A computed fold for a 682-nucleotide part of an RNA from Planctomyces sp., annotated as large-subunit ribosomal RNA, domain II. Its mean pLDDT, the model's own confidence on a scale to 100, is 85. Its Rfam family is "Bacterial large subunit ribosomal RNA". The full RNA is in RNAcentral, with records from ENA.
[in-house]
Context: one part of a larger RNA
């Protein structure tokens, strides 16, 4: 991982509902007893249950009773007509394992120390080498000793280093040779040493030189059976077809938050026909958002002025006072402004409510059966957050979610657009019309960046349209010639200060103009400029500002920002007619539901769906009954262009060799690609 088998809503008892079928002068038989045939069935039994009266806790009363002191009020009954019970059968709850598999665990009662911890008792190991304690003996010393030499001697959790026995360090090996091992190396080796037999204690106990260590490959509580199919709000799985309908991810409440219960929303039955619901439109309302505004209030920012009242600081002053204030709060005034928790104001939309018209049973009420209570993006309006999040928490609409099909290169949540089912038919839609690839041309313009085909703030004599001011044939702007002078070196400062260090002033005159000096320079002077003026030239010039389309700003890790080829339009903007485009609409033709009627048909309306709800069918075994086939060849295997919407059935051939169908009732161990399912096979 692939093939066959096998593998999950059952029984049984109650309760509701429901369609169906007996009875209804209510309805039914349990135990049991009789009869009978061959497994079942007839007869018989009213005990008992429902039902026919309620009301109370009761005792009790009773069409009424209970509360109460009540004859009161009220609560529940009666009453105007409601039906009841039995059975099989189907839908759902309850008790039961209650669709199936799954625990880690918890207790009972037994096995286990043949492994391995420890202890008891009896054994048994330990090549060789080396060191040489104590004590001894002799010798030296001593008053004796203590001390020392030399021998002797053989301690030791000494030493080296086999065999034992350990597991430190590496490779290797890791579907192994091995469910811990192999090679090299390495630690202990007379010692808390190592190994044999026998023997002790055990599951909350046991044993432990303490690692929760070890108690048979199992140990923070062994392993066998057994309670027991524990329990699992939690994960997987849960098997044939087809038709109509179709959710929710929301609320309150949960020791509740990934789970429930009840409401909402779905689905099927019955009832209910109007002051219902649902849309448009008119009327006729409350409102206090959005905006706005605040000389209308609280409040907040901010300009001025103020003979408001206070304070600070300066001057003045013996005290009383008085004076000034580019200071602060304060009030007036008066410009300008801000607010969810301000409002003199106040919309659209929503919502009440009436009518009128559409729709035409949809609203609602009852009774069955669920699922949904992890939502998700986009758009509005808002909270949080950082005017971040594919980000959070709401609110109002749409998608998806349970939605195919076109478009956006690819892309649940965008744009179009809701797919019964066939066509080699025609028209649209979003979004396109050089090629990849169905389809396109005209016209005026912009752009020149391949911008188009990712971005900002800023910058910028790109270009193009509109607009302003201002000079300007009495000659503008730019460029070229020429002039740019005099009192005067302006006063002060200063070594100096002369147009140019700073300070203060900025007058005159000549004049076509020429500053008490625009910039460069000197130590100061000088010198070059420049405003200003003349002449030469001959027509627009110079600033600003509105809008369009470009430029730069442009920097990431493989090579990637029209899907590519390529494009000067095939790009951008406006305009016109054409086409092309979907599972949309239309044509034709077949199905199915629902409704309507002139009913063996037409007409009309609809058939995307996940949980889920309804309904209607195919197959498989098995039993009852009728009817059939079959050695002239049954099942069951192979092929098979045939028949049904589909689950499925057929037909003939071939294989095979004894069974097997069809109709109608009727029971079920009735349907598998998935359950890290079971078995078995490749």
């Nucleotide at each position: 991982u692939c093939c066959g088998g096998c593998g999950a809503g059952u029984u049984a008892c109650u309760g509701u509902c429901g369609a169906c079928g007996g009875c209804a002068u209510g309805g039914u038989u349990a135990a049991a007893g009789c009869c009978u045939u061959a497994a079942g069935g007839g007869c018989u039994g009213a005990a008992g249950c429902c039902u026919c009266a309620g009301g109370g806790a009761a005792a009790c009363c009773g069409a009424g009773u209970c509360u109460g002191a009540a004859u009161a009020g009220g609560g529940c009954g009666a009453a105007u007509u409601u039906u009841g019970u039995c059975g099989g059968c189907g839908g759902c709850g309850g008790u039961a394992g209650a669709c199936g598999c799954g625990a880690a665990a918890c207790c009972c009662g037994g096995u286990g120390a043949u492994c391995u911890a420890c202890c008891c008792a009896u054994g048994g190991g330990c090549a060789g080498g080396u060191u040489g304690a104590a004590g001894c003996g002799c010798g030296g010393g001593u008053a004796a000793g203590a001390c020392u030499g030399c021998g002797u001697g053989g301690a030791g959790g000494a030493c080296c280093g086999a065999a034992c026995u350990c597991a430190c360090u590496a490779a290797u090996a890791u579907u192994g040779a091995a469910a811990a091992a192999u090679u090299a190396g390495g630690g202990g080796a007379u010692g808390a040493c190592c190994c044999g037999u026998g023997g002790g204690g055990a599951g909350g106990a046991g044993u432990a030189a303490a690692a929760g260590u070890c108690u048979a490959a199992u140990c923070a509580a062994a392993c066998c059976g057994g309670g027991a199919g524990a329990u699992a709000g939690c994960u997987c799985g849960u098997u044939c077809u087809c038709u109509c309908c179709g959710a929710a991810a929301u609320a309150a409440c949960u020791u509740u938050a990934g789970g429930g219960u009840u409401a909402g929303c779905c689905u099927u039955g019955a009832g209910c026909c109007a002051u219902u619901g649902c849309g448009u439109c008119a009327u006729g309302g409350g409102g206090g958002u959005a905006g706005a505004g605040c000389u209308a209030c609280u409040g907040a920012g901010c300009u001025g002025g103020u003979u408001u009242g206070g304070g600070g600081c300066c001057c003045u002053u013996c005290c009383c006072a008085g004076g000034g204030u580019a200071c602060c709060c304060u009030g007036c005034c008066u410009a300008u402004c801000c607010a969810a928790a301000c409002u003199c104001c106040g919309a659209a939309u929503a919502c009440c409510a009436u009518g009128a018209c559409g729709u035409u049973u949809a609203c609602c009420u009852c009774a069955g059966g669920a699922g949904u209570u992890a939502g998700u993006c986009c758009a509005u309006g808002c909270g949080g957050g950082a005017g971040a999040a594919g980000c959070u928490g709401c609110a109002u609409g749409g998608u998806c979610g349970a939605g195919a099909g076109g478009g956006a290169a690819a892309c649940a949540a965008c744009c179009c657009a809701g797919a019964u089912c066939g066509c080699c038919u025609g028209c649209u839609a979003a979004g396109g019309u050089c090629c990849c690839a169905a389809a396109a041309a005209u016209u005026u313009g912009c752009u020149g960046a391949g911008u188009c085909a990712c971005a900002a703030a800023g910058g910028a004599u790109g270009u193009c349209u509109g607009a302003a001011u201002a000079c300007u044939g009495u000659g503008a702007c730019a460029g070229c010639c020429g002039g740019g002078a005099u009192g005067u070196u302006g006063g002060c400062u200063u070594a100096g200060a002369a147009g140019c260090a700073g300070c203060c002033a900025c007058c005159a005159u000549u004049u076509a103009a020429a500053a008490a000096g625009u910039g460069c320079g000197u130590a100061a002077u000088a010198g070059c400029u420049u405003a200003c003026c003349g002449g030469u030239c001959g027509a627009g010039u110079a600033u600003u500002c509105u809008g369009g389309c470009a430029c730069c700003a442009a920097u990431a890790a493989u090579g990637a920002a029209c899907g590519g080829g390529a494009g000067u339009a095939a790009g951008c903007a406006a305009a016109u007619u054409g086409c092309c485009g979907a599972a949309g609409c239309a044509g034709c033709g077949g199905g199915c539901u629902c409704g309507u009627c002139u009913u063996u048909g037409a007409c009309g309306a609809g058939c995307g769906g996940u949980a889920g709800g309804a309904g209607a069918g195919c197959g498989u075994c098995c039993u009852g009954a009728a009817u059939g086939c079959a050695u002239c060849g049954a099942a069951g295997c192979g092929a098979u262009a045939c028949c049904g919407u589909g689950a499925g059935g057929a037909u003939u051939c071939g294989u095979g060799g004894a069974g097997c169908g069809u109709u109608c009732a009727g029971g079920a161990g009735u349907g598998a690609u998935u359950a890290u399912g079971c078995c078995g096979g490749a």